[in-house]
Parts: sequence; structure tokens; C1' cells
RNA sequence: UCCACGAAACGGCAAACCGCCGGAAACAGCGGGACGCAAAGCCUCCGGUCCUAACUCGAGAAACGAAGUGCGGGCGGAUAGCGGGGUUAUCGAA
Repeated sequence: UCCACGAAACGGCAAACCGCCGGAAACAGCGGGACGCAAAGCCUCCGGUCCUAACUCGAGAAACGAAGUGCGGGCGGAUAGCGGGGUUAUCGAA
């Protein structure tokens, strides 16, 4: 110095919950607050989970025609603190 690893220290982040605020929702942002975290920094490429107003398809549909409060998909979205993967990075005991 590099790779792996995670004792200590300097520091870092911040779950639930509360307030304000954006969204249809999942959820996000800011402030407070700390359950935890060695990438709990960043990125939706893969899988999972969650949401789905608008748009769209289907079932409903029976001899013909037909609708949505609702139901199931698609499109789309959320989660990087669900896991994998990618990428960058502080410190240095074993």
C1' cells in the first nucleotide's frame, strides 16, 4: 500500500412516536426524538413486500347492448433501515 475483517477511538447516520408539510395511497421532506446501524453513504439492475388517484384491460355478461361504489390485472409508483448486486468512503487492534 492492497484485499479481507470489525476491537478501540474521533466522529457519522437515525426506527417507532410527535409537530409542520407534499402526495390519491404506499410513502417522502423538514424539525424534535433514538430503536438500532461498519456503509442505516449513493444507485431500482434482480428478487421480495407495499401502494395504485388518473389512464387502460378483464371478469361481472345470461338472447342482444351496457355502466361503476366495488373486484382482479396492466401501466405507473414506494421501500437502498427487506435481501442480493453495483459503486464510493473514515479509522486500524486481533